The prediction has a mean pLDDT of 83. Predicted 3D model of a 72-nucleotide RNA (transfer RNA) from a Chloroflexota bacterium.
[in-house]
RNA sequence: GCCAACGUAGCUCAGGGGUAGAGCAAUUCUUUCGUAAAGAAUAGGUCGUGGGUUCGAAUCCCACCGUUGGCU
Numbered sequence: 001g002c003c004a005a006c007g008u009a010g011c012u013c014a015g016g017g018g019u020a021g022a023g024c025a026a027u028u029c030u031u032u033c034g035u036a037a038a039g040a041a042u043a044g045g046u047c048g049u050g051g052g053u054u055c056g057a058a059u060c061c062c063a064c065c066g067u068u069g070g071c072u
Stems, first nucleotide, its partner, number of pairs: 001071007010024004018055001026042005048064005
């Protein structure tokens, strides 16, 4: 330099046009003499950045940035 995959909650990951979810973690409550475990609830996201298409984009297209792998 070229090619491909990936970028979504604190972490690991779903979701592939119609208001964004799970598990774990966090906070509060119940239970306990207390802790753990268990149960209930709450909070946490401008979906890497910027444009384009569309009535509508996390999703489709383009560029850029980052990570990983491959080729030279």
It matches the Rfam family "tRNA". The family's RNA type in Rfam is transfer RNA.